Record summary: FMN riboswitch aptamer (RFN element) from an Actinomycetota bacterium, 132 nucleotides, folded computationally. The sequence was found by an Rfam model in a public genome assembly. Its Rfam family is "FMN riboswitch aptamer (RFN element)". Rfam describes the family as follows. The RFN element is a highly conserved domain that is found frequently in the 5'-untranslated regions of prokaryotic mRNAs that encode for flavin mononucleotide (FMN) biosynthesis and transport proteins. Its mean pLDDT, the model's own confidence on a scale to 100, is 79.

RNA sequence: UAUAAUUUUCGAGGUCGGGUGUAAUCCCCUACCGGCGGUAAAGUCCGCAAGCCUAUCAGGGUAUGGCCCAAAAAGGUUGACUUAGUUAAAUUCUAAGACCGACAGUUAAAGUCUGGAUGGGAGAAAAUUUGU
Numbered sequence: 001u002a003u004a005a006u007u008u009u010c011g012a013g014g015u016c017g018g019g020u021g022u023a024a025u026c027c028c029c030u031a032c033c034g035g036c037g038g039u040a041a042a043g044u045c046c047g048c049a050a051g052c053c054u055a056u057c058a059g060g061g062u063a064u065g066g067c068c069c070a071a072a073a074a075g076g077u078u079g080a081c082u083u084a085g086u087u088a089a090a091u092u093c094u095a096a097g098a099c100c101g102a103c104a105g106u107u108a109a110a111g112u113c114u115g116g117a118u119g120g121g122a123g124a125a126a127a128u129u130u131g132u
Base pairs, nucleotide, nucleotide: 001131004129005128006127007126008125009124010123017029018028019027031112032111033101034100035048036047037046038045043099044098051077052076053075054074059069060068061067062066081097082096083095084094085093103115104114105113
């Protein structure tokens, strides 16, 4: 100093307050939050992960009727920004005004409550060994 291998650790947040109502952290006012990599510093650009579907799947559970859970791989799906200023360069900085947010549950409709999730993972950090 590069590659490869092994091990360990880390790996997302948020409804203060009020109104109506039998009932709402779900409606209304308001408040608050923003994973990872890239790049001039990003919830909104490009990509990734996760979630959901294909599913009557491999496999497992069970009272063997039926039902439940469901890996890997593959495919599909998956929200939202403009203006001005500065600059060599910014939909990323500054100012202003906007917008978005999976699935299931609930005495009333959910980004924030509860749940799958003490899960998983994009990735990040450290250590050890090996080679030159």